[in-house]
């Protein structure tokens, strides 16, 4: 220096004006446990607040004991209020490494699937190829007969080609996958068919480890393909619904109850309000109650809480001590403008600076860093809604810590 692995955190700052939400305080007004309006002072989104996947608290419906279906989880030990989250191992794959990836119980219970290609894709499977038999055919020896320069028939070995509900899985080819691997016997060829050695794999035995699991030995030719985020089988675990849960106050109009007046001797309207007086007019009028609805209220933010230090534990984590209050809106506030700074890019200009090139040797200009400066442009993902642990994803930039490989100088 360059390439790269894991992890932690920040994710604009300042100031001045202008707003918006709430807490508490003071003043005013009003129909007065209250609302309004004005002042003061205090606080006001995130590492993800998201997706709403996963596990909880909390309410409520309920009694949720068995049992069926349906779902999820899948190595061990731990951790935690709990999880399918986290750690540590253990296994297996991946990289030269730091590190990294795994739905990691069963495929020697069933069932199902395995494209193409290829003869066969499963208690396989004969396409080439080896090998046997039967016919055939070229010959080449060997024996016998006969009408003997030559012919005929056996037999052996040999070439050619057909055929066999033939062997055979050593080789070749197909394919991701084709029933262990090497050697040697053994066979007509072969073939764990037998043997030795290796690999595996399953059973028993010891050793180590809380445990997966690992190492050793001994037996059995056992050589089994792949797929369970295929059905299925084992083995844990799961009541439903979500804060629009749910609890409380409580209009107006309707409709429900109940009282009292009233129905022609006239309840109620109308003619501004009241008597009278006129008119319309035919069954309701007044008052209490109670349910819901509108609106307000409480749940609502102090919690499995932050932060510090100690202690224990490889580490998730816990223990004890101190020390802080840290948004609670609800047609939903947390925002806007403008100055400087701040780190990014870009463009111009400069340089007692550094490499590189020129060449008349100390200068020239170029090119590239570096550093000051003028300008400019962007400054992200994405925004509570009841809370909490987690996963998962989206992110402009920027610090910082560990640690790997290479190459250099000392």
């Nucleotide at each position: 220096a360059a390439a790269g692995u894991g992890g932690u955190c920040c994710g604009g700052g300042u100031g001045a004006c202008c707003g918006c939400u709430u807490g508490c305080c003071c003043c005013g007004c009003c129909a007065c446990u209250g609302g309004c309006g004005g002042g003061g002072u205090g606080a006001g989104a995130g590492g993800a607040a998201a997706g709403u996947c996963c596990g909880a608290g909390c309410a409520c419906c309920g009694a949720a004991g068995g049992g069926c279906a349906g779902g999820a989880u899948g190595g061990u030990c731990g951790g935690u209020a709990a999880c399918g989250c986290c750690g540590a191992c253990c296994g297996g794959g991946g990289g030269c490494g730091a590190c990294c990836c795994c739905a990691g119980g069963g495929a020697a219970a069933g069932u199902g699937c395995c494209a193409c290609a290829g003869a066969g894709a499963g208690c396989a499977g004969a396409c080439c190829g080896c090998c046997c038999g039967u016919c055939u055919u070229c010959g080449u020896c060997a024996c016998g007969c006969c009408g003997c320069u030559g012919g005929c028939g056996u037999g052996a070995c040999u070439u050619c080609g057909a055929c066999g509900c033939g062997g055979u899985a050593a080789g070749g080819g197909u394919g991701a996958a084709a029933g262990g691997g090497u050697g040697a016997g053994g066979u007509a060829a072969g073939a764990g068919c037998u043997c030795a050695c290796c690999a595996g794999u399953g059973c028993c035995g010891g050793u180590g480890g809380u445990g997966a699991c690992a190492c050793c030995g001994g037996c059995a030719g056992c050589u089994a393909g792949g797929u369970a985020a295929a059905c299925c089988c084992c083995a844990u675990c799961c009541g439903g619904u979500g804060c629009a849960a749910g609890g409380c106050c409580a209009a107006a109009u309707a409709g429900g109850g109940g009282a009292g007046c009233g129905u022609a001797a006239g309840a109620g309207g109308g003619c501004g309000g009241c008597c009278c007086g006129u008119u319309c007019a035919a069954a309701g009028c007044u008052c209490c109650c109670g349910g819901g609805u509108a609106g307000g209220c409480c749940g609502c933010u102090a919690g499995a809480g932050g932060c510090c230090g100690u202690c224990g534990g490889c580490a998730a984590c816990g223990g004890c001590g101190g020390u802080c209050c840290c948004a609670g809106a609800u047609g939903a506030a947390u925002g806007g403008u403008c100055a400087c700074c701040c780190a990014u890019c870009g463009a111009c200009a400069g340089g007692c600076u550094c490499a590189g090139g020129g060449c008349a040797a100390g200068c020239c200009u170029c090119u590239g860093a570096c550093c000051u400066g003028u300008u400019g442009a962007a400054g992200a993902c994405a925004g509570a809604a009841c809370u909490c642990g987690g996963c998962u994803u989206a992110c402009a930039g920027g610090a910082c810590c560990a640690c790997u490989u290479u190459g250099c100088a000392c």
Predicted 3D model of a 410-nucleotide RNA (Bacterial RNase P class A) from a bacterium. Its mean pLDDT, the model's own confidence on a scale to 100, is 76. Its Rfam family is "Bacterial RNase P class A". By type it is a ribozyme. The gene name in the source record is rnpB.